This is a predicted structure of a 112-nucleotide RNA (SAM riboswitch aptamer (S box leader)) from Lysinibacillus composti. The source organism's lineage runs through Bacteria, Bacilli, Caryophanales, Bacillaceae and Lysinibacillus.

[in-house]
This record gives sequence, structure tokens and C1' cells, in this order.
RNA sequence: AUCUUAUCAAGAGAAGCAGAGGGAAGUGGCCCUAUGAAGCUUCAGCAACCUCUAACAGUGUUAGAAAGGUGCUAACUCCAGCAAGACAGACAUAUGUCUUGAGAGAUAAGAG
Repeated sequence: AUCUUAUCAAGAGAAGCAGAGGGAAGUGGCCCUAUGAAGCUUCAGCAACCUCUAACAGUGUUAGAAAGGUGCUAACUCCAGCAAGACAGACAUAUGUCUUGAGAGAUAAGAG
């Protein structure tokens, strides 16, 4: 790298170096950024999964603690785009809003 399962509406920042980009890809938007982007380092914080505890239940559900292993610390995975449905409009089409699902992505655990 690949496969399986689960979750993704919450939460959490400062300093130093650095010097123009960034928000996964690519498309359309929108946003952040010299009042300093990305990246690197240090410290801090959060608590998603694993770990731990308790209860209920049967290998899970709920709640709690801690921060050991990963992770994370702008905006719902920033919004949409693919499909289905509903509503509005039009009374023909285009368009917009909402709901659901898929696909893709991220994270964790396991497999190999």
C1' cells in the first nucleotide's frame, strides 16, 4: 500500500523558525491567510478509537475516570457535485430548499 468493521453535528492553541500559500483529490462555490498560510521544533490542550472501571445485558449497550498507544486542536468531512424522494416555483423546461442513501476521504482496531 490492501481488506474488514465502527465513527465522523461536539471538543481543544500558544511560542520560536520560516516567508505564500492553505482548506484530501479533481469540479463549482465559499472561507482562512503579511494582524503571517503551508512546513519544522517546543510546550500546552481536547478526548474519537484502543486500554481501565461500574451497571445492564450477552461478546454488545450505557455511563464514568484517566491520558498509557494512536489521533486531533477554523468553519457539519466548510457546502455541494452521484442517485432517490418530498416541497416551492413553473404550470413546459431550467432553478432552489430539505431528507435519505451511495461513492470518496479521515481516524481507530483487527487481519494479512
The prediction has a mean pLDDT of 80.